[in-house]
Context: one part of a larger RNA
């Protein structure tokens, strides 16, 4: 030195575990904010650096409700206290709530500086205290917030095996706005000689019809089946009144605005004229009240003992019991009957849902049809764009930048160029639940999801330490034991290092560098070989 065996050091894999995550389901909630938010700074404890809570009333104050013996958070110990005259704790409603921050008296390098006015303290001034002072006549708004929604604006990489039309994609990014949903919505619809009857979403139709350097690709609709279901209000004609202006033979008349009534549609309707009714029906799209239900913290809640082993029994043996409860968790090993729970039953504040009553709101018919009304820079057309499955095409329809520019129900629009017939509808005003989308958040639950290099970046004081001028980037780090019983005392040592005894414990090769403790790597001893 090598090999083998034994025993160690080192290291932290593996196994087991889970406080944390991930993905969903059901229900709730879907906002907070000038009554000062979100987020912070600084304070606040007997001792107090951090976290948590709170705000100069500062780990808290008051009241109401629950609860019933301990309590003064994480967090031990000491000290000092509180509590059956009901504390701590839990739910609810209030009070307080420094400074910054939309930040709003003015300024400013956020958490700071400096003011005006009114009132107070003072004999007076200074100073201090309280209130108030942004923009805005008032009311309101402003800022923040995860996704979902609507609108405006709007790429490129990429694909086409290059690339330009095209694609990616009306995506990402940016901006504005709203709600718990948003948007859409009661036919100037879809169809096809038969009909349907607002919108939305899903399945299908269908990768079809189409479109397309007919390349890459893109890609409907009707119809059928489901979910849900709900329809309404104005403008105008006409009538009345008010105001203003003009005019007047002062009786009025005309015009314009405003208010009220009236009226709301396509077998056209309404006004108007006549006849006729004063009631009938509807209404969770509106309010109030009542009882019922749900609803915060919460309440009751069955049934077991013995023996041996063991540190410890829930495992084993013996004998019982409950079950509308054998879901689950904990307890010194595996517990229906030890503990918490579970099934079941009960309880209420605010609120909520639905029901009833009352109020409010809406609502009738017949005949006549001469006259009047029925949404104008609109429809439509030309030119230029965009949307749609449709890339300019034979190109309709919808939107509109620009130029022209109607009709008035014997009207007008559409049915994919255009024309005719036929059919469907009634534009140029508005509102409208539900079925649908999403989850920052709360409650209950689930998983052929992870188990500490995994699962969130973060199981641990993590968006921390650290890096960067900054935007921004961004870790590592879990496990003694059933219980601290966390090693009194002695010894070695310079020692508050480390170790040896003693003691605890089932175990200390479980000793805090603490479960298990692999490999690399480093030793000690023994044997053999050289």
């Nucleotide at each position: 030195a090598g090999u083998a065996c034994a025993c160690g050091g080192g290291g932290g894999a593996u196994g087991c575990c889970u406080u944390g995550g991930c993905u969903c389901u059901c229900g709730g909630a879907g906002g907070c904010g000038a009554u000062g938010a979100a987020g912070g700074a600084c304070g606040u404890g007997a001792u107090a650096a951090g976290c948590u809570g709170c705000g100069a009333u500062a780990a808290g104050c008051a009241c109401c409700g629950g609860g019933g013996a301990u309590c003064u958070g994480c967090a031990a110990a000491u000290g000092a206290g509180a509590a059956u005259u009901g504390a701590u704790c839990c739910g609810g409603u209030g009070a307080u709530u420094u400074c910054c921050g939309a930040a709003u008296g003015g300024g400013g390098c956020a958490a700071c500086c400096c003011g005006g006015c009114u009132g107070g303290u003072u004999g007076a001034a200074g100073a201090c205290c309280a209130g108030u002072c942004a923009c805005a006549a008032u009311a309101a708004g402003a800022g923040c917030g995860a996704a979902c929604c609507u609108g405006c604006c709007g790429a490129a990489c990429u694909g086409a095996a290059a690339c330009a039309u095209c694609u990616a994609a009306g995506u990402a990014a940016g901006c504005a706005g709203a709600g718990g949903a948003a948007g859409a919505g009661a036919a100037a619809a879809u169809a096809a000689c038969a009909a349907u009857g607002a919108u939305u979403u899903c399945c299908u139709g269908a990768g079809u019809a189409g479109u397309g350097g007919c390349g890459a690709g893109c890609g409907a609709a009707a119809g059928g089946g489901a979910a849900a279901g709900a329809g309404c209000c104005c403008a105008a004609a006409c009538c009345a009144c008010u105001u203003a202006u003009g005019u007047u033979a002062c009786g009025g008349c005309a015009u314009a605005u405003g208010u009220g009534g009236g009226g709301u549609u396509g077998u056209a309707g309404g006004a108007c004229u006549g006849u006729g009714a004063u009631g009938u029906g509807g209404u969770u799209a509106c309010a109030u009240u009542a009882a019922c239900g749900u609803g915060a913290a919460g309440u009751g809640g069955a049934a077991c003992g013995g023996g041996a082993u063991g540190g410890g029994a829930a495992g084993c043996c013996c004998g019982g019991c409950a079950a509308u409860a054998u879901a689950g968790a904990g307890u010194g090993a595996u517990a229906g009957c030890c503990u918490c729970g579970u099934a079941c039953a009960c309880g209420u504040a605010a609120g909520c849902a639905a029901u009833a009553a009352u109020g409010g709101c809406c609502u009738a018919a017949c005949a006549g049809u001469a006259u009047c009304c029925u949404g104008a820079g609109u429809a439509c057309c030309g030119c230029g764009a965009g949307g749609u499955c449709g890339g300019a095409g034979a190109c309709g329809c919808c939107u509109u930048g620009u130029g022209g520019g109607a009709a008035u129900c014997u009207g007008c629009c559409g049915g994919c160029a255009c024309c005719a017939u036929c059919c469907g509808g009634u534009a140029a005003g508005g509102c409208u639940a539900a079925a649908u989308a999403c989850u920052c958040c709360c409650g209950a639950g689930a998983g052929a999801c992870c188990g500490a290099u995994a699962g969130u970046g973060a199981a641990c004081c993590a968006g921390u330490a650290c890096c960067g001028u900054g935007a921004g980037g961004g870790a590592a780090a879990g496990g003694u034991g059933a219980a601290a019983a966390g090693a009194a005392c002695c010894c070695c040592g310079a020692a508050c290092a480390g170790g040896g005894g003693a003691g605890u414990g089932a175990a200390a090769u479980a000793g805090a560098a603490c479960c298990u403790g692999a490999a690399a790597c480093c030793g000690u001893g023994u044997a053999c070989u050289u």
Annotation:
The part of an RNA shown here (large-subunit ribosomal RNA, domain I) has 530 nucleotides and comes from Pedobacter xixiisoli. The source organism's lineage runs through Bacteria, Pseudomonadati, Bacteroidota, Sphingobacteriia and Pedobacter. Its Rfam family is "Bacterial large subunit ribosomal RNA". Its family is annotated with ribosome and structural constituent of ribosome in the Gene Ontology. Model confidence (mean pLDDT): 83 of 100. The sequence was found in a public genome assembly.